[in-house]
RNA sequence: AAUCAUACUACGCUUAAUUCUUUAGAAUUAAAGAAGCGGGGGAACCAAGUUUCUGGGGUGAGUACACUUAUUAAGUGUUAGGGUUAACUUUCAACCCGAAUCCGUCAGCUAACUUCGUCAGCGUUGAAAGAAAAUGA
Numbered sequence: 001a002a003u004c005a006u007a008c009u010a011c012g013c014u015u016a017a018u019u020c021u022u023u024a025g026a027a028u029u030a031a032a033g034a035a036g037c038g039g040g041g042g043a044a045c046c047a048a049g050u051u052u053c054u055g056g057g058g059u060g061a062g063u064a065c066a067c068u069u070a071u072u073a074a075g076u077g078u079u080a081g082g083g084u085u086a087a088c089u090u091u092c093a094a095c096c097c098g099a100a101u102c103c104g105u106c107a108g109c110u111a112a113c114u115u116c117g118u119c120a121g122c123g124u125u126g127a128a129a130g131a132a133a134a135u136g137a
Base pairs, nucleotide, nucleotide: 011123012122013121014120018035019034020033021032022031023030024029036118037117038116039115040114041113046108055106056103057102058101059100064078065077066076067075068074069073081097082096083095084094085093088130089129090128091127092126
């Protein structure tokens, strides 16, 4: 000097998944509570006039099509749609994702009401326009 790995801290990204308080403990942490954010169930009116084994439904951007194969299942390409490029919006460009899972025969919307979650995984920073903000003189 370079490479690799680990730990801590700051900042940032996907996501609803963040912050605070109390108790126990040496601490990691655990339990409980609150705020914030997010989801489900659930009237009237409206919708639907039902097609309920071709079961149906929910969370989520994560749908759909074609092709290939060893045709069980996997793979390739494209795609509705979604994300990042360090205040914000838009455009261009570049790089990515386009999963997974839950309920259990059952749920349209839905005020009151009721109920649940608050995980996990990562490391990006190109340009222009508009409208703002801050700082300095």